[in-house]
Molecule: Glycine riboswitch aptamer
Order: sequence, then C1' cells, then structure tokens
RNA sequence: AUGAAGAAACCGGGAGAGACCGUGGCGCAGACACGGAGCCGAAGGGGCUGCAGGAACUCUCAGGCAAAAGGACCGGUUUCGGACG
Repeated sequence: AUGAAGAAACCGGGAGAGACCGUGGCGCAGACACGGAGCCGAAGGGGCUGCAGGAACUCUCAGGCAAAAGGACCGGUUUCGGACG
C1' cells in the first nucleotide's frame, strides 16, 4: 500500500396467509386471555440419501395471517479481518 473470503453495526428494499367465530374486556374497534376450526412460510427449529454435505425442498414445533412489530434474502456505508497483487 491493492484490499478477497468471513464477521459485526447502521440505513434502505422486503413476500405470503381471515381486522375469522364465540366468551370476557372495550363507548366502538383492536391489543390481551380462553375455546374452535381455517390458512401462510422468509426469524428460529426439525426432516431427507446406499454414503456424505446442503437447500429458497419439506414439516409446521415455534412464529405469523388490517396497521405496527418482526422478516429469509438483496443493496449501500463504516469497522474488524488480511486472501491476492
């Protein structure tokens, strides 16, 4: 001094599925609690094959189904890092 892989922080984008029904709560609605069936997959988690690894496949335990929050993944900035030259 070029600054790869990898990691972290911040910012932006970010889908799917019922503001479901009943009771309580409430001025009404929602959140919340209990019960009931329906649905989604992109936090997390589990599963696979003769053997091994893995998934955006698969299962829905968890989570979610107006908004909010979350959100795999993608982009940018900064820092750590130090491959390569």